[in-house]
Molecule: Bacterial RNase P class A
Organism: Pseudomonadota bacterium
């Protein structure tokens, strides 16, 4: 000095003035005035997971649907973290993984290629026989040879393909093969180490189970009740309409052929349900921050300390000035834990790998 890995922080900075808004306190019949204080984010965003709260269902089983998938720990809980196994990338620091099950059924696999799975056999290699030629030879014939043709044998070599029934080698054989055999790899038993996942063995048995795909049905283990603050809960105008008491029963109006009954229509109190409208829920919380103890580590207990937006037509802005590296992404809306997404540039720490000087 240049590359590069992880982790962790910031998010123009100071000062003015003038506005908006939540709290206290003051002052006023009240509007308002006044002084004090607080006022977006690491993502407030996507609404993708997970809970808090609420309502509303629900003895208890079992179908169907839906999530999730290596162990194991951490949490309120998770699909999140942390540690750990295995697998793949990188020299390394470290990174990535949807990582049960294809030796339970089903299905599917373009193109090439014989064959994409109940194996098969295109070229090649080998055996047999026929036939036709060429040598050679002690000639009706007999041996090599070469070509075609039929019949077996083989899956060693070629040759397709992302992928073709284990890999090197040695013996074996007409010519090959787990056909036999080491040695690697497998599978299944033992042991012996881990809580486990999973490792490991001069271990033991088996010639070997048989392509891939399960983000294709589908099998297996777990697990999941639905909707959200427009949830919910209280206070309650006018208007209509509803109850239920009394009063008036003297009338009208319907049933009805008349009467009685009956039911509507009147006035007065009381009551409940409810719209606009106001209140709540609302913001002190699995909280922030500092020190100690346990943990490898997420994280957990103990002290001490602070209080840190809560609007609802919805506030957090706008102007000056000085300075610099000239300033990204972007705006709460019940609250939290994550995850995934966008993001000018800067700051800390711990690592590594190349070089070069001492």
């Nucleotide at each position: 000095g240049g590359a590069g890995u992880c982790g962790g922080c910031c998010a123009g900075a100071c000062a003015g003035u003038c506005g908006c808004u939540g709290c206290g306190g003051g002052u006023g019949c009240a509007a308002g005035c006044c002084c004090g204080u607080g006022g977006a984010g690491g993502a407030a965003a996507g609404u993708c997971c997970g809970g808090g709260c609420u309502u509303c269902a629900c003895a208890g089983g079992g179908c169907a649907g839906g999530g999730u998938g290596c162990c194991a720990g951490g949490u309120a809980a998770u699909g999140c973290c942390u540690g750990g196994g295995a697998g793949g990338c990188g020299c390394g620091a470290g990174c990535c993984u949807a990582c049960g099950g294809a030796a339970a059924g089903u299905g599917c696999c373009g193109c090439a290629g014989a064959a994409a799975a109940u194996a098969u056999a295109c070229c090649g290699c080998c055996c047999a026989g026929c036939u036709a030629c060429u040598c050679a030879u002690c000639u009706u014939g007999u041996g090599a040879g070469u070509a075609g043709c039929u019949g077996g044998g083989u899956a060693a070599g070629g040759g397709u393909g992302a992928a073709a029934a284990g890999g090197u080698g040695c013996g074996g054989u007409a010519a090959g093969a787990g056909c036999g055999c080491a040695c690697c790899g497998c599978a299944u038993c033992g042991c012996g180490g881990g809580u486990a996942a999973c490792c490991g063995c001069c271990g033991a048995u088996g010639g070997c189970a048989g392509g891939g795909u399960a983000a294709a049905c589908c099998c297996c283990a777990c697990u999941c009740g639905a909707a959200g603050c427009a949830a919910g809960g209280c206070c309650a105008a006018a208007u209509a309409g509803g109850g239920a008491u009394g009063c008036a029963u003297c009338g009208g109006c319907g049933u009805g052929g008349c009467c009685c009954g009956c039911g509507c229509c009147g006035c007065a109190u009381c009551c409940g349900g409810g719209u606009a409208g106001g209140c709540u829920g609302c913001u002190u919380g699995a909280g922030g921050c500092g020190g100690c103890u346990g943990g490898u580590g997420a994280c957990a207990g103990c002290c001490g300390u602070c209080c840190c937006a809560g609007a609802u037509g919805a506030a957090u802005g706008a102007c000056u000035g000085u300075c610099c590296a000239c300033g990204a992404c972007a705006g709460a809306a019940c609250c939290c834990g994550g995850c995934u997404u966008a993001u000018c540039g800067g700051c800390c720490g711990a690592c590594u790998c190349c070089u070069u000087c001492c």